[in-house]
Notes:
Predicted 3D model of a 1533-nucleotide RNA (small-subunit ribosomal RNA) from a bacterium. The sequence was found in a public genome assembly. Its Rfam family is "Bacterial small subunit ribosomal RNA". Model confidence (mean pLDDT): 82 of 100.
RNA sequence: UAACUGGAGAGUUUGAUCCUGGCUCAGGACGAACGCUGGCGGCGUGCUUAAUACAUGCAAGUCGAGCGAGCUACUUCGGUAGCGAGCGGCGCACGGGUGAGUAACGCGUAGAUGAUCUACCCUUGAGACGGAGAUACCUCCGGGAAACUGGAGUUAAUACCCGAUAACGCACAUUGAUUGGUUUUGAUGUGUUAAAGCGGUGCAAGUCGCACUUGAGGAUGAGUCUGCGGCCUAUCAGCUAGUUGGUGGGGUAACGGCCUACCAAGGCGAAGACGGGUAGCUGAUCUGAGAGGAUGAUCAGCCACAUUGGGACUGAGACACGGCCCAAACUCCUACGGGAGGCAGCAGUAGGGAAUAUUGCGCAAUGGGGGGAACCCUGACGCAGCGACGCCGCGUGAGUGAUGACGGCCUUUUUGGUUGUAAAGCUCUGUAAAGAGGGAAAAAUGUUGCAGUGAAGAGCUGCAAUUGAUGGUACCUCUAAAGUAAGGACCGGCUAAAUACGUGCCAGCAGCCGCGGUAAUACGUAUGGUCCUAGCGUUGUCCGGAAUGACUGGGCGUAAAGGGUGUGUAGGCGGAUGUAUAUGUCAGAUGUGAAAUACCUCGGCUUAACUGAGGCAUUGCGUUUGAAACUGUACAUCUUGAGCAUGUCAGGGGUAAGCGGAAUUCCCGGAGUAGCGGUGAAAUGCGUAGAUAUCGGGAAGAACACCGGUGGCGAAGGCGGCUUACUGGGGCAUAGCUGACGCUGAGGCACGAAAGCGUGGGGAGCGAACGGGAUUAGAUACCCCGGUAGUCCACGCCGUAAACGAUGGAUACUAGAUGUCAGUUGCAUAAUAGCAGUUGGUAUCGAAGCCAACGCGAUAAGUAUCCCGCCUGGGGAGUACGGUCGCAAGAUUAAAACUCAAAGGAAUUGACGGGGGCCCGCACAAGCGGUGGAGUAUGUGGUUUAAUUCGAUGCAACGCGCAAAACCUUACCCGGACUUGACAUCCCGUUGAAUGGACCUAGAGAUAGGACCAGGCUCUUCGGAGACAGCGGAGACAGGUGCUGCAUGGCUGUCGUCAGCUCGUGUUGUGAGAUGUUGGGUUAAGUCCCGCAACGAGCGCAACCCUUGUGUUUAGUUGCCAGCAUUCAGUUGGGCACUCUAAACAGACUGCCGAGGUUAACUCGGAGGAAGGUGGGGAUGACGUCAAGUCCUCAUGGCCCUUAUGUCCGGGGCCACACACGUACUACAAUGGUAUAGACAGAGGGAAGCUAAACCGUGAGGUGGAGCGAAUCCCAGAAACUAUAUCCCAGUUCGGAUUGGGGUCUGCAACUCGACCCCAUGAAGUUGGAAUCGCUAGUAAUCGCGGAUCAGCAUGCCGCGGUGAAUACGUUCCCGGGCCUUGUACACACCGCCCGUCACACCAUGGGAGUUGUUCUCACUGGAUGAUGUUGGGCUAGCCGCAAGGAGGCAGGCAUUAAUGGUGAGGAUAGCGACUGGGGUGAAGUCGUAACAAGGUAGCCGUAGGAGAACCUGCGGCUGGAUCACCUCCUUU
Repeated sequence: UAACUGGAGAGUUUGAUCCUGGCUCAGGACGAACGCUGGCGGCGUGCUUAAUACAUGCAAGUCGAGCGAGCUACUUCGGUAGCGAGCGGCGCACGGGUGAGUAACGCGUAGAUGAUCUACCCUUGAGACGGAGAUACCUCCGGGAAACUGGAGUUAAUACCCGAUAACGCACAUUGAUUGGUUUUGAUGUGUUAAAGCGGUGCAAGUCGCACUUGAGGAUGAGUCUGCGGCCUAUCAGCUAGUUGGUGGGGUAACGGCCUACCAAGGCGAAGACGGGUAGCUGAUCUGAGAGGAUGAUCAGCCACAUUGGGACUGAGACACGGCCCAAACUCCUACGGGAGGCAGCAGUAGGGAAUAUUGCGCAAUGGGGGGAACCCUGACGCAGCGACGCCGCGUGAGUGAUGACGGCCUUUUUGGUUGUAAAGCUCUGUAAAGAGGGAAAAAUGUUGCAGUGAAGAGCUGCAAUUGAUGGUACCUCUAAAGUAAGGACCGGCUAAAUACGUGCCAGCAGCCGCGGUAAUACGUAUGGUCCUAGCGUUGUCCGGAAUGACUGGGCGUAAAGGGUGUGUAGGCGGAUGUAUAUGUCAGAUGUGAAAUACCUCGGCUUAACUGAGGCAUUGCGUUUGAAACUGUACAUCUUGAGCAUGUCAGGGGUAAGCGGAAUUCCCGGAGUAGCGGUGAAAUGCGUAGAUAUCGGGAAGAACACCGGUGGCGAAGGCGGCUUACUGGGGCAUAGCUGACGCUGAGGCACGAAAGCGUGGGGAGCGAACGGGAUUAGAUACCCCGGUAGUCCACGCCGUAAACGAUGGAUACUAGAUGUCAGUUGCAUAAUAGCAGUUGGUAUCGAAGCCAACGCGAUAAGUAUCCCGCCUGGGGAGUACGGUCGCAAGAUUAAAACUCAAAGGAAUUGACGGGGGCCCGCACAAGCGGUGGAGUAUGUGGUUUAAUUCGAUGCAACGCGCAAAACCUUACCCGGACUUGACAUCCCGUUGAAUGGACCUAGAGAUAGGACCAGGCUCUUCGGAGACAGCGGAGACAGGUGCUGCAUGGCUGUCGUCAGCUCGUGUUGUGAGAUGUUGGGUUAAGUCCCGCAACGAGCGCAACCCUUGUGUUUAGUUGCCAGCAUUCAGUUGGGCACUCUAAACAGACUGCCGAGGUUAACUCGGAGGAAGGUGGGGAUGACGUCAAGUCCUCAUGGCCCUUAUGUCCGGGGCCACACACGUACUACAAUGGUAUAGACAGAGGGAAGCUAAACCGUGAGGUGGAGCGAAUCCCAGAAACUAUAUCCCAGUUCGGAUUGGGGUCUGCAACUCGACCCCAUGAAGUUGGAAUCGCUAGUAAUCGCGGAUCAGCAUGCCGCGGUGAAUACGUUCCCGGGCCUUGUACACACCGCCCGUCACACCAUGGGAGUUGUUCUCACUGGAUGAUGUUGGGCUAGCCGCAAGGAGGCAGGCAUUAAUGGUGAGGAUAGCGACUGGGGUGAAGUCGUAACAAGGUAGCCGUAGGAGAACCUGCGGCUGGAUCACCUCCUUU
């Protein structure tokens, strides 16, 4: 400042993070379609598909004022008016439709036409004279079904023809001027070309109008040419014979190979020719901040087309949408002879399709054609109809109203919340719709009438009347009444909005992530809510977001991406100074950039959409005038870039030839004897025919130890003994020469490890393939023994590698430190060494900066410039097809369909490793004793069964739940019963007790029936009431050891009594995170000390608690007894010293000493002490892990059963038995068994109990009944042990199973199914395979005792004491654990992840004998119509001629051209195709285990061979390999 106002992100890869990167969403738009819904109006808009086929009607006619007939009406019979076939004129080339073709001067833009035409129109000049012959119509005769048509005869014109006249026209010639030019223009001469009338008026001459002829000019329209601009494809790289040019000729309105003859051999092309695919172009439209991207409906400009192909005629204009001819396909008519047709005009029909309207009204307006005009025609157009298809506007009511109503939905209850001021009720309003009444503008012309002007009655001007399809429409007024008018989608996140029920990986949803497997805010329904609203959603497409093709505005070390390396062409870019110029560049002016659209301002419809006017803009192109810094160009100069020169230096740079020694193998000889060799261990192999080892001699080939080095050289690949020859490059110094000669480099060319190929040599060692031996489940491998190609040489191919610094080249700039290699300068030195600079390489660290991080950091991955190469999600795939190269192998170039929502980089925390380091533990080792073998007991699995109830299942289930299954328990099975129930609360009725006791009947019992006895409480007004209970009844409910421990609480196991797990603040990193907690020591310990960007704190550790070990004090019965008395006896008196009991204290703290250690923590030793370094034992279990265990202890959500899955009863089962496993007991004997005798505990238990003495029994036990609610009595004899005797190594005097007989006890009841006793019987078993368990001291081992449970029933469990060892060098290994570190493709975390073959199903795709189309090219053939040329013997009005005849013309013939067609060949492309190749996807398949950890043979790349498969092996390369050791260097102290 009129026309500048503008840029948002989110979800999804992970356990988490940052990045890269794709996919998806939110926005806008549409000629849309579909689903649900639908009140009104305005303005727009409507076959995007089959340029498929079309019935029917209409869409181009008009003129009687050009012509002659004819017909009709009227007539005053004179004529007037109208119609009108035909001849003639103009129009039909406009308007309207469509987008098939077209990649082209087709379109756009700017120019050219000095290379052109233009009817009607305008301006202007000149003119329009005289004649002739036909013909349609019509009449007659014919042909034909029709369409149509033949012959004869008559006639007119503004039809046609001839003559005259004419130039300023045209043609030619001559000659001037002019122009840059082939231009323009003048003069002269010769030749040549016109015409038509009609109407009004007038007596007429004439005049007016229209029409006509010929020039000139204009306007309009058209043709042609040129510059520039706008699609994809190089897997189309070469194309072209009228092709490029010239000359002559022809042709056109006009230039031109436009055509033709001849001549020349050109023309186009990587700035993309030629070919293929696709497509009408533009103004504009949509989107976008813009730059861009996409589109080309409606409206407007241009082009092309009109069923398909070809052709011309007429005309000013066409090669003509509603004209003609031919050919083809299709449709229709036909008398079969022949004809007719072309909706991509408006309606309409069929078809196609997801899908697109009425066979409407009118010429009233605007526009067009004809006409002098009236007027006629006009599916252009104006209107109406249909469609929410779009945009815009309006309405479906407003106010008040809390009993917060009913109903619905939700909630754990009384109840509350929500729907909700919402409804009802009350008070109002009246838009739209409905009804009634009124009622426009759009109208101007024209016509008629009047008036004026005029010579005029022509024309012109004015006034009045008349002329409307839309339409009685817009609009206005009135009436009545809230009365007639709301839906759609969504509610897990993105994304605004949630609850209940149903369902149960089903049904379904889904844009992406993803929901659903019994508590789904994600499915379906309901209620509620959110967002839009006459619409709302879905689908499709385009732009945006996407900086995801990056000009604005990206990248390439590891994510996708630097070419293997150089040289160099085109191209791009380029040092300093000056002058000139003006290509780019900048500025001014001017022309153009159609209108519409967009934007701004002002107007018109009530507003808006819509629309009118003016402006701005149209970023472009042309012309012109300037500027001169930069760029370009031209010229001149310079030296710093570059090169040359001179001197000098280092070097595995290259090629060729020659030489050398060590080693290996082989051969010969000597000497020598039984092995050698090889491996984890072996074997194959070699060797008594003499090997290996050893000595000497010889041969051959290949490679060059030490030096040797993050040392050197080279462009890269690569290069290593020595000498010689030839040869390339580089550094330093000097500053003499040239004077920008430079940088990069698409194509091109050259080089290019290993493997491989060809030919010829060579062949010692090694060694793909192959053979053998091992290993293994297998072993096409790893290991071993052999061994061929190859490895070597010459020549020629190949052209690839992890060809890597995963880092293109060049130039400039930007802190340093250190090492090393090659020079050089200065100082110093006798000389090296040295010190200080400097140049060029090479290497490490590091500042700024950069980076996603790792890292890079003057050798950049920093800051900039120039050039090249390359990338755009993963897979398919570096594959297919095609091309090029190659002898081949193959290389190079290089897709698509389909499929997934990821693939990936760096770093983090864990976990893991057949990675590393440190440490601990009965983890191993050292020991002792077991298990595994036997018999038995017990638990489990399995099997069986009517049932063998259920649970527990690696460690961490298995003598576990069960601290007691004969009934009960008991949950299981069979059978019999009950149904408000065995148990709880409430209600009604009834009884009065309840309850207890013994009894009878039926029954297996539950149960049913009967009868007898005993037996009440509180209050009372004495009537009763209450409480309580039984029975009967109805329903709410009870009940469930039914399911889900993966819905849960609680409890428990386990890692593990392992030493860990965290937090606050601070610091650090973009972040996840890290730090603290790591490090050096130390500890049983994250215990403590020191250090430290950390400082502190919490839960764990330890301690506090219990017990045990010593002592003191207090106390002294039921305990104790030294002394006194007493006795059979601590029995009693007495006593409380001791033991003991049980309460309170003491004690131990590395406190003391020494040594070590950092003057530390601490460790070791010692003293004292009952005890010494947590004294022993127990209780105590961090954050968490295992969806660990338990719904059958209990509690509990949800689900399920309710005359049963509940309850009661009898019997059975849980106890079965081919077998397998776990845990125990007893043994196998002499360290023992047996017999006799003798000794010593502790801790417990006891009233429905323990039970003494005494007696009986062989014994279990019985009788008995003292004592004791227990330091008193009882259980209760401890046993191992000791002593003596016996057994004498045996299946025994071991062992005791099993079985027979007889008993005891408990209990209603021992059959299934108890324990014990006696007699008899006397099994297996003689120390236990592989394997495996426990234990480090009062422990293991061994011995007995007690208790809980319990009527009875332990070899189990929990406790108690007695006797009482051995061993630990040590941490290599096994197992488990802790800390640090490393690798990782794992994170459900190695019980992980994951590769390939094979089998099955589906999908797309390559090859494929062929086959079917489409299209193009070429050759040959054939040749309609037409045109041109030629011929024209036949025919012929106009002109010439007296005539004959002629000029001219026509039919016909021939030639050229040429469409559709035919034959053959070839290219391209598409479909199908037996069979076949690989690829993708799927599900719980099969085989192995290739990769990720050192992945168990480190992996990968290239190449070659081999193999079911992943793969293996050889050769060369890489680190994107772990680990250990060593070397070198750097940094710090």